[in-house]
RNA sequence: CGCCACCGCACGGGGCGCGCCGAGGAAUUCGCUCGGCGCUGAGAGGUACCCGUUGAACCUGAUCCGGUUCGGACCGGCGUAGGGAUCGCGCUCGGUCGAGCCA
Numbered sequence: 001c002g003c004c005a006c007c008g009c010a011c012g013g014g015g016c017g018c019g020c021c022g023a024g025g026a027a028u029u030c031g032c033u034c035g036g037c038g039c040u041g042a043g044a045g046g047u048a049c050c051c052g053u054u055g056a057a058c059c060u061g062a063u064c065c066g067g068u069u070c071g072g073a074c075c076g077g078c079g080u081a082g083g084g085a086u087c088g089c090g091c092u093c094g095g096u097c098g099a100g101c102c103a
Base pairs, nucleotide, nucleotide: 001098002097003095004094007090008089009088010086011052012051013050014049016046017039018038019037020036021035022034023033024032058083059082060081064077065076066075067074
C1' cells in the first nucleotide's frame, strides 16, 4: 500500500403470521374493519428489524410432507432445488492474508 473483517454512511431488497376477547359493519351461517391481550421470533407495520451475490433476508415449490399446538413455517424436511437486492463510499483498531521498502 492492497485485500478481508468489525463498525458507520448512502443506496437497494424483504417479511409482517396465529389464537382469544370487545366494538362496528355485513349477514341471519361465515368471510371483513378497528382496538386490546396472548404465542413464536431479530422483526408481526416500525426507517424499526433483517438482508444485499462469500446472497436460507425473503420468494416459488406449498391449499406440500412429518412432528407439535388452542392455533400457527411453531420445529424439522424439502434445500450442495430454482429464484433473489451494492464490482458503493468511509472509519479506527484488528488479521493463520498478499506485495513493496528499511533494518
TPP riboswitch aptamer (THI element) from an Acidobacteriota bacterium, 103 nucleotides, folded computationally.
Its Rfam family is "TPP riboswitch aptamer (THI element)". Rfam's curators write: Vitamin B(1) in its active form thiamin pyrophosphate (TPP) is an essential coenzyme that is synthesised by coupling of pyrimidine and thiazole moieties in bacteria.
Its mean pLDDT, the model's own confidence on a scale to 100, is 78.
Taxonomically the source falls in Acidobacteriota (Bacteria, Pseudomonadati).